Context: one part of a larger RNA
């Protein structure tokens, strides 16, 4: 000094990133008593009290017995016994206020992450008329499904409640089909090589040019597709600048100008989102970068990539408070086991 225990005067979170750990609370019994909120179920064993042994008599109800009375059970009421202490051992719950997250029970990175992630039940779009769509497969064949649109597959978004605004210009998709573009193909105008006959010849060869064979092709017909016309947002997405303006002053309902597909509507905001910023202001601390509540100048929320709220749940995150404490001030002291000596 290290490892696991025990036990401490005073103080009691002064400790620390935070109560991590310890400690303490003392238990699903019996009576009483129980608050905000709620989706009326719950919250709730909310919280917070009291009581518990043993002996004796009694009352109350039951059953036996003619009757005295005897049992059995529980509640009660009166008196008395003994302990520090009667659930006498062992085991066996801290507890309240707020806030965000995520509805919920559940699942998950076997071996650093259990969460606010994933799923979820519900909402909602799209696809699929059945030899369905999707999928596995080279095919038969199979799953879907021995089902049939109240079913089946796919995206998403996530109980509930209030709700869910504007934009189709850009990609996606769907729906048109006149028009333009458009391949292979058909198609064959019209060229081109070789070449019979004719023809010239200086007899060498030269023009010439039909059929055949061959080689290029022009027009013209033609699919999707894209171009073009619409629709379409719980499809991918996207939601402005700058100038002036009111009888103090500050502000700007209002004006004006550009610019766009339309300029952010509710709600909510220093936010799990705020850069300056420990923003201001209030609460709460003796003092409060965290935290509640506002404010809004949102660097850079925002409405099924959903917005806001939300009862009950949560080994989730964050700040108070009571309760206890060796976490600390500020450390002793005991105990077993190692380190340490000797073998």
């Nucleotide at each position: 000094c290290c490892c696991g225990c025990g036990u401490u005067u005073a103080g009691g979170a002064a400790c620390u990133c935070g109560g991590c750990a310890a400690a303490a609370c003392a238990g699903c019994g019996u009576c009483c008593g129980u608050a905000a909120c709620u989706u009326c179920g719950g919250a709730a064993u909310a919280a917070g009290g009291a009581c518990u042994g043993c002996c004796g008599c009694g009352u109350a109800a039951g059953g036996c017995g003619c009757a005295a009375g005897c049992c059995u059970c529980u509640a009660c009421g009166c008196g008395g016994c003994c302990g520090c202490a009667g659930c006498g051992a062992a085991a066996g719950a801290c507890g309240u206020c707020a806030a965000c997250c995520g509805a919920c029970u559940g699942u998950u990175u076997a071996c650093c992450a259990a969460a606010a992630a994933c799923a979820c039940a519900g909402c909602u779009c799209c696809c699929u008329g059945c030899g369905a769509a999707a999928c596995c497969g080279u095919a038969a064949g199979g799953u879907g499904a021995u089902g049939u649109a109240u079913a089946g597959g796919g995206g998403g978004u996530g109980a509930u409640g209030c709700c869910u605004g504007g934009c189709c210009a850009g990609u996606g998709u769907c729906a048109g089909a006149a028009c333009g573009u458009u391949a292979a193909g058909c198609g064959g105008a019209g060229a081109g090589g070789u070449c019979a006959a004719u023809c010239c010849u200086u007899c060498g060869g030269g023009a010439g040019g039909c059929a055949g064979c061959c080689u290029u092709g022009a027009a013209g017909c033609c699919a999707a597709g894209c171009g073009c016309u619409g629709a379409u947002g719980a499809a991918c997405g996207c939601c402005g600048g700058c100038g002036a303006u009111a009888a103090c002053u500050a502000u700007a309902a209002u004006c004006g100008u550009c610019c766009u597909a339309a300029g952010g509507u509710a709600g909510c905001g220093a936010a799990a989102u705020u850069c300056c910023u420990u923003g201001u202001c209030g609460g709460g601390u003796g003092a409060g970068u965290u935290c509640c509540g506002a404010c809004c100048c949102g660097c850079a929320c925002g409405a099924a990539u959903g917005g806001c709220a939300u009862a009950a749940c949560g080994a989730g995150u964050u700040g108070a408070c009571g309760a206890c404490u060796g976490u600390c001030u500020c450390a002793a002291c005991g105990u077993g086991g190692g380190a340490c000596u000797c073998g």
Description:
Predicted 3D model of a 343-nucleotide part of an RNA (large-subunit ribosomal RNA, domain IV) from a Patescibacteria group bacterium. The coordinates come from a structure-prediction model, not an experiment, and the mean pLDDT is 85.